[in-house]
RNA sequence: AUCAAGCUUCGGGGCGGGGUGUGAUUCCCCACCGGCAGUAAAGUCUGCGAGCGCAUUAUAUGCGCAUGAUCAGGUGCGAUUCCUGAACCGACGGUAUAGUCCGGAUGAUAGAAGUUUAUU
Numbered sequence: 001a002u003c004a005a006g007c008u009u010c011g012g013g014g015c016g017g018g019g020u021g022u023g024a025u026u027c028c029c030c031a032c033c034g035g036c037a038g039u040a041a042a043g044u045c046u047g048c049g050a051g052c053g054c055a056u057u058a059u060a061u062g063c064g065c066a067u068g069a070u071c072a073g074g075u076g077c078g079a080u081u082c083c084u085g086a087a088c089c090g091a092c093g094g095u096a097u098a099g100u101c102c103g104g105a106u107g108a109u110a111g112a113a114g115u116u117u118a119u120u
Stems, first nucleotide, its partner, number of pairs: 001119002004117007016030004031100002033090002035048004043088002051065005070086005092103003
C1' cells in the first nucleotide's frame, strides 16, 4: 500500500405557542426536523438502508408485495447539490385522524472509524 477474512466501537433528527372540542403534541393556524454512499457541498438527482408476507432447522438465504417529495432566478468550466426566493415530502401498529407522542426497538441496517491476520 492493496485486496481478502476476522474482531471492536460508532451508527436518525423534530410539537414550542394559539384555536375548536368531553377528549387532539393526531384536526385547524403559526412552528420544528432531515440516515448512508456518489457527484460542485443534496430530505426532493442516482444508488443503498429501514416495513410486511411466504418457503426453510435457521437471527442466514431465496422469492413476492410496499417503498415519498423541486421549481424559478443568480454565480460558475461545471451545481435539480452553493446563494436568493417560493414550494413539496415523510413506513407499520396504538390512540380523536400523528414525519415530531407511545410501541415492535436495550432491535435491525446502509455505512463510518479503528485494529488483527494474510499477501505484495